Transfer RNA from a Candidatus Woesearchaeota archaeon, 72 nucleotides, folded computationally. The source organism's lineage runs through Archaea, Nanobdellati and Candidatus Woesearchaeota. The RNAcentral record of the sequence draws on ENA. RNAcentral records the identical sequence in 2 taxa.
RNA sequence: CCCCGCUUAGCUCAACGGCAGAGCGUUCGGCUGUAGCCCGAAAGGUUCGCGGUUCAAAUCCGCGAGCGGGGA
Numbered sequence: 001c002c003c004c005g006c007u008u009a010g011c012u013c014a015a016c017g018g019c020a021g022a023g024c025g026u027u028c029g030g031c032u033g034u035a036g037c038c039c040g041a042a043a044g045g046u047u048c049g050c051g052g053u054u055c056a057a058a059u060c061c062g063c064g065a066g067c068g069g070g071g072a
Base pairs, nucleotide, nucleotide: 001071002070003069004068005067006066007065010024011023012022013021018055026042027041028040029039030038048064049063050062051061052060
């Protein structure tokens, strides 16, 4: 320098262009003599940034950024 992939909740990851979710974790409640296990609920998000397309963008396009892989 060239090519490819990834970036969404604290962590690991989902999500045909049409309400952003799950598991774990956290908090609260139930259960228990206490804790754990188990059960229930809640909080938690500028979907990496900026533009564009569209009635509508996490999703499509462009330019950046970070990380990873391949090549020269």